[in-house]
Molecule: small-subunit ribosomal RNA
Organism: uncultured bacterium
RNA sequence: GAUGAACGCUAGCGGCAGGCCUAACACAUGCAAGUCGAGGGGCAUCGCGGUGUAGCAAUACACUGGCGGCGACCGGCGUACGGGUGCGUAACGCGUAUGCAACCUGCCCCGCACCGGGGGAUAGCCCGCCGAAAGGCGGAUUAAUACCCCAUGGUCCCCCGUGCCCGCAUGGGCGUGGGGGUAAAGCCCUGGCGGUGCGGGAUGGGCAUGCGUGCCAUUAGCUGGCUGGUGCGGUAACGGCUCACCAAGGCGACGAUGAUUAGGGGUUCUGAGAGGAAAAACCCCCACACUGGUACUGAGACGGGGACCAGACUCCUACGGGAGGCAGCAGUGAGGAAUAUUGGUCAAUGGUCGAGAGACUGAACCAGCCAUGCCGCGUGCAGGAAGAAGGCCUUAUGGGUUGUAAACUGCUUUUGUACGGGAGAAAAAAGACAGUCGCGCAUUGUCAUUGAUAGUACCGUAAGAAUAAGGAUCGGCUAACUCCGUGCCAGCAGCCGCGGUAAUACGGAGGAUCCAAGCGUUAUCCGGAUUUAUUGGGUUUAAAGGGUGCGUAGGCGGAUUAUUAAGUCAGUGUUGAAAGGCUAAAGCUUAACUUUAGAAGUGGCAUUGAUACUGGUAGUCUUGAGUACAGAUGAAGUGGGCGGAAUGUGUCAUGUAGCGGUGAAAUGCAUAGAUAUGACACAGAACACCGAUUGCGAAGGCAGCUCACUAAGUUGUAACUGACGCUGAGGCACGAAAGCGUGGGGAUCAAACAGGAUUAGAUACCCUGGUAGUCCACGCUGUAAACGAUGAUUACUCGAUGUUUGCAGGCAUAUGUAAGCGUCUAAGCGAAAGCAAUAAGUAAUCCACCUGGGGAGUACGCUCGCAAGAGUGAAACUCAAAGGAAUUGACGGGGGCCCGCACAAGCGGAGGAGCAUGUGGUUUAAUUCGAUGAUACGCGAGAAACCUUACCUAGACUUGAACGUAAGAUGAUAGACUAAGAAACUAGUUUUCCAGCAAUGGCAUUUUACGAGGUGCUGCAUGGCUGUCGUCAGCUCGUGCCGUGAGGUGUUGGGUUAAGUCCCGCAACGAGCGCAACCCCUAUCUUUAGUUGCCAGCACGUGAAGGUGGGAACUCUAAAGAAACUGCCUACGCAAGUAGAGAGGAAGGUGGGGAUGACGUCAAGUCAGCACGGCCCUUACGUCUAGGGCUACACACGUGCUACAAUGGCCGGUACAGAGGGCAGCUACCUAGCGAUAGGAUGCAAAUCUUCAAAGCCGGUCUCAGUUCGGAUCGAAGUCUGCAACUCGACUUCGUGAAGUUGGAUUCGCUAGUAAUCGCAUAUCAGCAUGAUGCGGUGAAUACGUUCCCGGGCCUUGUACACACCGCCCGUCAAGCCAUGGGAGUUGGGGGUACCUAAAGUCGAUAACCGCAAGGAAUUGCCUAGGGUAAAACCGAUGACUGGGGC
Repeated sequence: GAUGAACGCUAGCGGCAGGCCUAACACAUGCAAGUCGAGGGGCAUCGCGGUGUAGCAAUACACUGGCGGCGACCGGCGUACGGGUGCGUAACGCGUAUGCAACCUGCCCCGCACCGGGGGAUAGCCCGCCGAAAGGCGGAUUAAUACCCCAUGGUCCCCCGUGCCCGCAUGGGCGUGGGGGUAAAGCCCUGGCGGUGCGGGAUGGGCAUGCGUGCCAUUAGCUGGCUGGUGCGGUAACGGCUCACCAAGGCGACGAUGAUUAGGGGUUCUGAGAGGAAAAACCCCCACACUGGUACUGAGACGGGGACCAGACUCCUACGGGAGGCAGCAGUGAGGAAUAUUGGUCAAUGGUCGAGAGACUGAACCAGCCAUGCCGCGUGCAGGAAGAAGGCCUUAUGGGUUGUAAACUGCUUUUGUACGGGAGAAAAAAGACAGUCGCGCAUUGUCAUUGAUAGUACCGUAAGAAUAAGGAUCGGCUAACUCCGUGCCAGCAGCCGCGGUAAUACGGAGGAUCCAAGCGUUAUCCGGAUUUAUUGGGUUUAAAGGGUGCGUAGGCGGAUUAUUAAGUCAGUGUUGAAAGGCUAAAGCUUAACUUUAGAAGUGGCAUUGAUACUGGUAGUCUUGAGUACAGAUGAAGUGGGCGGAAUGUGUCAUGUAGCGGUGAAAUGCAUAGAUAUGACACAGAACACCGAUUGCGAAGGCAGCUCACUAAGUUGUAACUGACGCUGAGGCACGAAAGCGUGGGGAUCAAACAGGAUUAGAUACCCUGGUAGUCCACGCUGUAAACGAUGAUUACUCGAUGUUUGCAGGCAUAUGUAAGCGUCUAAGCGAAAGCAAUAAGUAAUCCACCUGGGGAGUACGCUCGCAAGAGUGAAACUCAAAGGAAUUGACGGGGGCCCGCACAAGCGGAGGAGCAUGUGGUUUAAUUCGAUGAUACGCGAGAAACCUUACCUAGACUUGAACGUAAGAUGAUAGACUAAGAAACUAGUUUUCCAGCAAUGGCAUUUUACGAGGUGCUGCAUGGCUGUCGUCAGCUCGUGCCGUGAGGUGUUGGGUUAAGUCCCGCAACGAGCGCAACCCCUAUCUUUAGUUGCCAGCACGUGAAGGUGGGAACUCUAAAGAAACUGCCUACGCAAGUAGAGAGGAAGGUGGGGAUGACGUCAAGUCAGCACGGCCCUUACGUCUAGGGCUACACACGUGCUACAAUGGCCGGUACAGAGGGCAGCUACCUAGCGAUAGGAUGCAAAUCUUCAAAGCCGGUCUCAGUUCGGAUCGAAGUCUGCAACUCGACUUCGUGAAGUUGGAUUCGCUAGUAAUCGCAUAUCAGCAUGAUGCGGUGAAUACGUUCCCGGGCCUUGUACACACCGCCCGUCAAGCCAUGGGAGUUGGGGGUACCUAAAGUCGAUAACCGCAAGGAAUUGCCUAGGGUAAAACCGAUGACUGGGGC
């Protein structure tokens, strides 16, 4: 885009068209084929006339064929048309083009001729009989355009002759002579209609032929009247059409036969076309009429709205018998997703009959139903901004949108409604009358008549916007976006895919988009799809080159000459029905529709011509191909002979305890003497070095040496042949390994098998053995990643280089040339990788093969095979991918380089104990919440007794506990006190503000209004902040260049570094974020400054003391500087740089430490620090109060403290810090207390006052023990803080004195002022520190090194991974579902064969009966539909069980 459509929602009108696609299923009812009285006998019905009877009459009844007419009957014509359907048919059925010298043709037209005589019947009518009916029988009588006989007749038919002409052939035509045969019908009535014979025409048919016209080869052979001949028969006619005889043919790979499907064409849809699909409506042809068969009649049929028979089915029946055939028009049932009225009329067109009037006509013309389609029209038009209200959205005092849309104003009136008028289709027919002529159904004129549709189309008038819009869609494809609801639910979906709490994708709404009386969905066809490729594809790796050769058919084929004209090309003729399509016009108001004309119809046939090319024929040629001669070459093949090394075995000898084997072992062998060594012997198999990027072969393949036979390519010569060529469906041959058969052989190796190991297991990898086999001969198999994953042949197309074998040559070499074998590369090709004279380039010929993945190279069938199996080779079902090449990452029990307390080397811990603390778990009214591998767990918390506090219980409040704004009130409402109460709170009493003269203001309280509040949820909606990889060295950009692209390059490479640090090189050149440096502390020095710090010298002074004067040297303080840069030297290096305990220096190679954290990763953490979107609560999920809880305790884990002791504990004495803090504070000092502390008192808002340092050192004691270790736990008494230490604080004293004797597997930290050890301070804080953050004191050990574990960086490689190895993914098993193969069988179907039987009927035969005769009846022969029997083949369905497959 289309449709004979259907379904859903919706629906105003008209025109034109269409309307059972399914059950060729069954059919009630009505209608669809009759007509002619001018063929006939007649008269049942109707009308007229006549007669009679009754009656006054009208009229009634009876009779009467006299008239109009006419039921039934005889006869003629029609019924073979028209209408329906598509069962069958793969066929001369259809289409197209021819032929009939092999034919027929009623009615119609033309021409010629004729129409004489006779006869007997029969239906009807009448009478009678049988039957329920349908129907039938008998008797009497009768007519014809019914039937028969005779005559006549020809150019008709048959037979026998004969002349001329024609044809491709059989043969035909025109004459002519003789013989024989065969016709007829009348009617109306004077003009016609008919009848018979013959010839011609027209029309319609019949037959034959060429070409074209589905699918399956998993259908390969078919055929007995089958093919041909002769002859009889038959037919309108040819013909095996039929029959007898004879012959042995005919068809088939150019697809016979069989199976299956199907009416064919004009045309229709689609497509640029070529094609593909279809075969409704209309037209042509065919076939069919319940199923099957048969003939009759006839011009025409094998006919059904005729007959006979058989079968199935239905109906009637009095049970004896009968009737029927909608695939005609309507209609009914059924089937189905689905398809209409039991309508009107013969007015027109057409048909039949008729002389005609006319009759009949479900053909036809009309109407009805249906949006089924196509076309047209309308549902209003113009103005109108306060951009109304309402809706929706929003960043919400506002804005946007619906939207000029509405309202409102003006205008119009198609359609609809009402009323009125009103065609054309119809007169060219037929009829009547008149005229003209050659008198005829001719012609002219006049007259009157006829419309189903339909009072329709159309026209006019009237009122009035009045009567008229929906459907689908809005994530992308694809035009159109927001809100709400929902929360992987409900649902959507053509494909991709949406939905798990912010859904433009579901549902609703608002808005928008596209179509519009329709819009969507479904189904089907073509297109897009160059995705079957003729136009117009491919085959190295995506699907696809046969394993290789030889070769048949076939296809294709070198140069040249002549000829031919098959292909080819051109002209002409004819055909290609009409309709349709196209073009131009015309008619309906337009269009659709219809009409007219034209062109076209790419095709077929015939004919004439052309001759370049192809083909045919006849010659010629040598370049393709082959031959000859002469060389050289090679692991080419077949058969024979020979050789050495190795291995194994045997014998002998030497010799002794192991050998062998592995990652390590064991099995195994060995004192009966192995392994090892030596000698000899035997066996079988394979041939080291040469050896290669080599050579040979068609491929498979071929390797010691040698002989024989065989084959090949190649080079040279250019002698010979003269296109002999290329390819190659089928076919034939060869064809690795394994395997099979028979017979040998058997050393090694070695499936199966055995044992030993390994392992969770180990039917494996490893080891020890070991059988088929491996080897030979003969035969089979016929497959491989049979690979260059690249068919064969020919021609052409830049270069470089190596090599093999020849030849030329200057011959040891350069070079050229031919044939091979390789590498690199240009153009070109290719998706890229790559290929590139050995093409995957450019062309040509031939063959083979491919068409999404899986199912499946499976099943079935067939062929081959001894078997294994091979070849050929599907479908159902299922998925939306499977696949190729390349890219970036990530990963690897891949590789290379490198780093890190990563390992190693060390030191000290953890894991065991007790306690502290955090977490899990459990418990609980609550044990608030968060953090959860590394990167949670002494974490948020740098302080839970109340508070904190978020949790629980109980009691209270509701504009609220706090704050702001506005307005009002009051001036104590605050405070104090009293009462109940756990308190909050409630109730009451009482005192009573400030400034200002005042207004008023401030302050406080209260009321009202507006803003509340939430530690409720979502860290997966977020900001900010943080952890981690990681202080790892990386991460990127601009421009350029490369690539179709993803992307690459730069950033890789060679060095170097802590470092993408630097150097060198380079299609890259630069740049940014990171690194480093700049900043701070610390180590040295200088300068400046000199208090609160310092004190060398001078002085004073004390019990002592920088206490004092003074000093500015030193220390120190705190500001500014200096200093370090591989700068210098040596070595190495191009350089960067590295090494040297180098020099110098306080410090040496980033001096040590800190701060500083790239692009990013983990949807990492935090909504409970804060902020914030959305959601939720609002007398509560908010707020206040009291008490409780966060402190629970069988248990598990993390982090710590204290220990287990003598490098120690205890006692006494004694020395030395740093950095901090301090007024609700730190506190000297004094007093009391054993002590925690208390009471006094002083200094200090601090370099001024205050703050014991401890380990250490000196001395004493303890003496290896559960202790003078260890201190838990418990008891008692206290101290301090605080409203308050019960749950639940810290400390002191006395007493008590638990576990623990150095800690399993495993695991953590640390490389120097570090670890370890020792104390001190601070934050938090009323109080509470084993934690955290800082500070100093004492102060080690070790690092060979980078194999391994972990983590990381760079390069490279493989990848089927990309939520990226915590990836992906294979097979069995278990459960469910689906289709399918096999299957003892069971069952059905169509077709064929054989035999038996055989209706109707044609044909044939026949004596009796009938008939004057023609003929009939009857009997019978052959054949046949149908029926029966039998054995096979084919195709389905089903089947216990079973096999695999898919999801």